Context: one part of a larger RNA
RNA sequence: GAUUGAACGCUGGCGGUAGGCUUAACACAUGCAAGUCGAGCGAGAAAGCACUUCGGUGUGAGUAGAGCGGCGGACGGGUGCGUAACACGUAGGAAUCUGCCUGGUAGGGGGGGACAACUCGAGGAAACUCGGGCUAAUACCGCAUACGCCCUAAGGAGGAAAGCGAGGGAGCCUAUACUUGUAAGCUCUUGCUAUUAGAUGAGCCUGCGUCGGAUUAGCUAGUUGGUGAGGUAAUGGCUCACCAAGGCGACGAUCCGUAGCUGGUUUGAGAGGAUGAUCAGCCACACUGGGACUGAGACACGGCCCAGACUCCUACGGGAGGCAGCAGUGGGGAAUAUUGCACAAUGGACGCAAGUCUGAUGCAGCAAUGCCGCGUGUGUGAAGAAGGCCUUAGGGUUGUAAAGCACUUUCAGACGUGAGGAAAAGUUUAAGGUUAAUAACCUUAGACCCUGACGUUAACGUCAGAAGAAGCACCGGCUAACUCCGUGCCAGCAGCCGCGGUAAUACGGAGGGUGCAAGCGUUAAUC
Numbered sequence: 001g002a003u004u005g006a007a008c009g010c011u012g013g014c015g016g017u018a019g020g021c022u023u024a025a026c027a028c029a030u031g032c033a034a035g036u037c038g039a040g041c042g043a044g045a046a047a048g049c050a051c052u053u054c055g056g057u058g059u060g061a062g063u064a065g066a067g068c069g070g071c072g073g074a075c076g077g078g079u080g081c082g083u084a085a086c087a088c089g090u091a092g093g094a095a096u097c098u099g100c101c102u103g104g105u106a107g108g109g110g111g112g113g114a115c116a117a118c119u120c121g122a123g124g125a126a127a128c129u130c131g132g133g134c135u136a137a138u139a140c141c142g143c144a145u146a147c148g149c150c151c152u153a154a155g156g157a158g159g160a161a162a163g164c165g166a167g168g169g170a171g172c173c174u175a176u177a178c179u180u181g182u183a184a185g186c187u188c189u190u191g192c193u194a195u196u197a198g199a200u201g202a203g204c205c206u207g208c209g210u211c212g213g214a215u216u217a218g219c220u221a222g223u224u225g226g227u228g229a230g231g232u233a234a235u236g237g238c239u240c241a242c243c244a245a246g247g248c249g250a251c252g253a254u255c256c257g258u259a260g261c262u263g264g265u266u267u268g269a270g271a272g273g274a275u276g277a278u279c280a281g282c283c284a285c286a287c288u289g290g291g292a293c294u295g296a297g298a299c300a301c302g303g304c305c306c307a308g309a310c311u312c313c314u315a316c317g318g319g320a321g322g323c324a325g326c327a328g329u330g331g332g333g334a335a336u337a338u339u340g341c342a343c344a345a346u347g348g349a350c351g352c353a354a355g356u357c358u359g360a361u362g363c364a365g366c367a368a369u370g371c372c373g374c375g376u377g378u379g380u381g382a383a384g385a386a387g388g389c390c391u392u393a394g395g396g397u398u399g400u401a402a403a404g405c406a407c408u409u410u411c412a413g414a415c416g417u418g419a420g421g422a423a424a425a426g427u428u429u430a431a432g433g434u435u436a437a438u439a440a441c442c443u444u445a446g447a448c449c450c451u452g453a454c455g456u457u458a459a460c461g462u463c464a465g466a467a468g469a470a471g472c473a474c475c476g477g478c479u480a481a482c483u484c485c486g487u488g489c490c491a492g493c494a495g496c497c498g499c500g501g502u503a504a505u506a507c508g509g510a511g512g513g514u515g516c517a518a519g520c521g522u523u524a525a526u527c
Stems, first nucleotide, its partner, number of pairs: 001527004006523005013374006020366001021332001026330003030327003035071003040068002048059004078285003088209006096202002101198007109143001111141002118133006149158001151156001163190001165188003171182002211257003218248003223245008260282004264275004287308005310321004338364001340363003346360001347358004377407004387398004411468001413463005421454001426448008471516005476497003482511005492499002
């Protein structure tokens, strides 16, 4: 000199933009952060309102809420404990899996028995649990079929499925009739089964690189290799039986300490050094330790089981919990924010869709935390005013500075106008596709309508008045900037040299000056 996720002291006008627990991976009150689907399935309230013969009926409504079932809770969000390791970076490899998505091939036949919900009963303080009975499905299980698939001793053997919705509808049923309802075969959308290719994601292996300590020199028995078996999606001592006795190490094994890694950041002319906040990629973790289940994917932050510590409830028998999600609280600390608004946009989950959910996200709030921009007036003005300070008492300086005169109005203030972030979706029309069909559905185009948290938005216009807006550090040398008074080796200063013991440009005050400026200094840290 540059830099910082900074803190402290003094001071503080506005805006834009970025960042904001570096410490206790300490403990957490409260609220919210993952749901969704009735176009998979059965069942199904109440309040209110209307009528009433006061019994009830209709509506609310096939709505709410619950259950079975599907998909999603493995993403998104947080933290850096552990880890010196194929964890990460980079370059390769072969023995693998992959829901949703895209392309291809083939199929989607016919049956069965349950379990919730519900109802009846029982236990319990509660959490909840148990028993009897009824029932549906895209839940579950056989049978049939098998191009391709899998196993094979190549003869053979094994293995699937599910429908829902829309349109129009011969027939049938109901009804006095118009008609209503149901519904075979047909068409369409979507879903299902088997298999294949791709895409995406993930698992595995290897070369090289990756901190300090030798006051750590030897380490290792599933250890190193082989054969066989088991296990896995898959290779492999991954596991096991048997056999052999190997394997690593001064090119630093083992042990100890420290640490998430990288793109990057910072400094530097570079080489290099230091660092790994925000943002992005990967990894690890989710009260501590262990375990598996489900699933395409987890050994799963807001799932399950066991053990432990802690907290809470209890009728003492037994139960409940996990903010390293967003806010917020206590604690620790020099130190780090609101228990805010909205799903309008972007993205995600579910859904045909409308839509629902989304502390992701978009915004707002707080603090000069950083960076950037703007302002705190402009011109004129010598009687060089008054006052202050100094003085050789003549004067000098503060100083065009002020006052005065003439202007301007950025920003802040008041009032008004007012973009863009909005495109979709929806309705409707037309064309094309599909189809037996002009219906339905799909695609494209046009028209209409509607959607903004921010928001009293940005921006612009009008109004008023210099009006509301400057401090901090330093002045012995390094280092830009000097005098007076006080003090008298005292009080004090100090980054280094050093200053102070009666004329201190070095302490304290004042005047003056210098440097930066909404900041300025100090401390800490890095180069």